[in-house]
């Protein structure tokens, strides 16, 4: 130096995927798991935040 082979790289932050960055939980029956109201039933929003893709709603021009 170069190949093969094992092993490690944690969950989550209310609806989808990827990057960054923050929080936050902790091996978990943990941490999360929106709000409003007459409890019947409404509403807002794909993000914790930025950005980009997907989808969703409105509008407008080809």
């Nucleotide at each position: 130096a170069a190949u093969u082979u094992c092993g490690u790289a944690g969950g989550g932050g209310a609806u989808g995927g990827a990057g960054u960055c923050c929080c936050u939980c902790g091996c978990g029956c943990a941490u999360c798991c929106g709000c409003c109201c007459u409890u019947g039933g409404g509403c807002u929003a794909a993000u914790g935040a930025c950005u980009c893709c997907u989808g969703c709603c409105g509008g407008a021009a080809a």
Predicted 3D model of a 62-nucleotide RNA (Fluoride riboswitch aptamer (crcB RNA motif)) from an uncultured bacterium.